A computed fold for an 84-nucleotide RNA from Oceanobacillus arenosus, annotated as c-di-GMP-I riboswitch aptamer.

RNA sequence: UUCAGUUAAAGGCAAACCGAUUGAAAAAUUGGGACGCAAAAUCACAGAUCUAAAGCGAAGUGCUAUGGUGGCUGGAUUGUCUGA
Repeated sequence: UUCAGUUAAAGGCAAACCGAUUGAAAAAUUGGGACGCAAAAUCACAGAUCUAAAGCGAAGUGCUAUGGUGGCUGGAUUGUCUGA
């Protein structure tokens, strides 16, 4: 450096749920809490998916992202340990 992995070691993160706040909502932040995660670290570029305030409309339970989801997938960047 590359590949593989979590048997060990040091650790890390934190699902659901509850409280507070923001938001039209999806959801996010924060405190508690642990379902799990070898990148569950960072990045909305691509796909997928969620929401639909404003807008459009034949005025409907519709359409639509400029709003989200990285713990949906791919990709990019960085990183601990062990083995080859």
The organism belongs to Oceanobacillus, within Bacteria. Model confidence (mean pLDDT): 84 of 100.